[in-house]
A computed fold for a 354-nucleotide part of an RNA from a metagenome, annotated as small-subunit ribosomal RNA, central domain. The coordinates come from a structure-prediction model, not an experiment, and the mean pLDDT is 87.
Context: one part of a larger RNA
Formats: sequence, C1' cells, structure tokens
RNA sequence: UUGGGCUUAAAGCGUUCGUAGUCGGUUACGUCAGUCCUUUGUGAAAUCCACCGGCUUAACCGGUGGGCUGGCAAAGGAUACUAUGUGACUAGGAGCCGGGAAGGGCGAGGGGUAUUCCUUAGGUAGCGGUGAAAUGCUAUAAUCUUAGGAAGACCACCGGUGGCGAAGGCGCCUCGCUGGAACGGGCUCGACGAUGAGGGACGAAAGCUAGGGGAGCAAAUCGGAUUAGAUACCCGAGUAGUCCUAGCCGUAAACGAUGCGGACUAAGUGUUAUCCAAACCUCGUGUUCGGAUAGUGCUGAAGGGAAACCAUUAAGUCCGCCGCCUGGGGAGUACGGUCGCAAGGCUGAAACUU
Repeated sequence: UUGGGCUUAAAGCGUUCGUAGUCGGUUACGUCAGUCCUUUGUGAAAUCCACCGGCUUAACCGGUGGGCUGGCAAAGGAUACUAUGUGACUAGGAGCCGGGAAGGGCGAGGGGUAUUCCUUAGGUAGCGGUGAAAUGCUAUAAUCUUAGGAAGACCACCGGUGGCGAAGGCGCCUCGCUGGAACGGGCUCGACGAUGAGGGACGAAAGCUAGGGGAGCAAAUCGGAUUAGAUACCCGAGUAGUCCUAGCCGUAAACGAUGCGGACUAAGUGUUAUCCAAACCUCGUGUUCGGAUAGUGCUGAAGGGAAACCAUUAAGUCCGCCGCCUGGGGAGUACGGUCGCAAGGCUGAAACUU
C1' cells in the first nucleotide's frame, strides 16, 4: 500500500478561516478528451500448446497452425455517464426586507454588598484558632459596637441539563461601536457550493518581558501542631502571582474523551426563541391550548454495538472531503530541523527489552 478501524480497547488536529487538490444541484444543445464498439497495423526469434515428420525410442531437432500478459498506434462509429463550451432554471448557497431573543466582543461612565486598613466615639479583658492545642493578636486598649473615610478585587438573590459564542469562554446597571445565529417574507443573484494538504487567525490556567496596582486569597518560604519521621494533610503569618496596560508563550481530562457538510430512517415528553391559528382576558411584550421551524434535554422502536450504551443533537443507513491508528516498554525520549527572551512547543526515531 491493500484491508480493518478511531465515545470507553491504539487512533478526531483545541477551534476556525481559507490556498492547492478531491468531490459537486436541475435542464437543452454543441464537442467527443475519458468511456464503449468495429477494422487495420504492431506486439522479433527462441520458449509454450496441438498435429505431422527426422534421429531404432525418448530427450532433442524440423515443419505447419495456434497462442504470445498488460498494452501501443491509426482509421471509422456510438453519445447514456464523466469532462468541456454556450445558454436556461431554482430545491443548495449568498444577498435583501421585517419585527423580535441573547452573560457574543470592545470601549466609556455609573452602582452595590462584603473584606482589609485608617480616623472618631462607646466599652474592658481577652480575642483568634482546632479533633484538641499552640504559634499569632491584645493593656501603646485588641475582639465587639457606632459614625466617617480610603483602597483593590468581585458582582449574592434572579440563575434554570436556561441563553450566547467557532472553540477558548461569557453573568451588577447604562450608553456608544461591533459580530453572529434563529424565525417570517420568497423580493434579488443564479451552483457562486462541500471539504480542506500546506498556510493564516483565535486560543483557559500557569509562566515570561516592561510599566502600573496590590484589599482579599495565596505556590515558594517561616513559624505552631500532628507524627516513629511529616520537606504533607490542620493552624498562624506570608512573597511571587492573582488585577490593569502593551507584548510574548500556544499548551489542558482544550471532553460530548464522539472531525466537517449533506440525505434518509417510529414515537412520547419537557424547555428556549420566532411565527401561525384558536379560546379567555384585567387589553399587557398578558394567560391557556394546538401546530410549524430552529436550538437544547430526557425516555425509547427499528437498527447498531464486545458490552456499557447510542438511538432524527446517532455510535443507525449512505455519499463527499480532511485528520489520525497499527502490541507494551524504551518515549513524546535522543538526534536533526524549526519556533520562543526563557520555560519550553511542534516535528519525531532507533538500539535494547518483553
């Protein structure tokens, strides 16, 4: 490679945009490259097969005929499919219009409780902490209570297998800028599409660089306990960090451990958004009920699966494209390359062993 696979056994790139490539809706006509048919040529000899003949037979040799893979070339023809050219179409896709939904993103302004600290006043001997304690704080008046101020971080309740986003992720309020999706209309374009090797962009936390900031929390560190020991778990402190601005890093159990797009295949029941219809009405962006589309959950038939389970949000039945796997360890290591300030990332073996 062929084949078989990728939720959990090895295996879906963290996500997305997109280049090449691969694949591609309905229809008319043209071309005839692929494809199919016919004819001709070529496909050396030997070898091979059949028959005949020559050495006494055979092996061997000679003759005749056939065959000689795959194929290649030329001529003529066919036109369903693929391709290609021209034209047409609207079911894919895109745009437009409409009223709504949302913690989508960025910036600015405003607010709230708590915490810590400071000041004022009251008040007096403890407070704090634990399984129990101690370290610690406190007579320079703590803890507690009252009033005021400052600072930084965060955003209770609402809050919901509820919403939004490609993923990471996103939650006080208001405003500005900005992105996407759904629904309804079926107005416009007319296959413009799907996937996507390379490539680009985004990408939690931690970490790094520079400058700010620093309330709480808290790696490291220092004490107190526990213990045989205790470089831990528990307690008291506490620095980086956590926060902001600008830049880097590029990894996670980045998980649904499930790539993306399309088509088809029983039902039942919640919930979110929009639309349609009906009933009620306090006439409200109202309530109830039914239906459709899109999302998000649960149960479950067929089917699938080693099973657990999945089951219109498929792990069912098919198509297109990409990525990846091939016993365990050695090892995501070494070497080389490349990226990075570094930490390290990406790519990624072998000996040997079992």
The full RNA is in RNAcentral, with records from SILVA. It matches the Rfam family "Bacterial small subunit ribosomal RNA".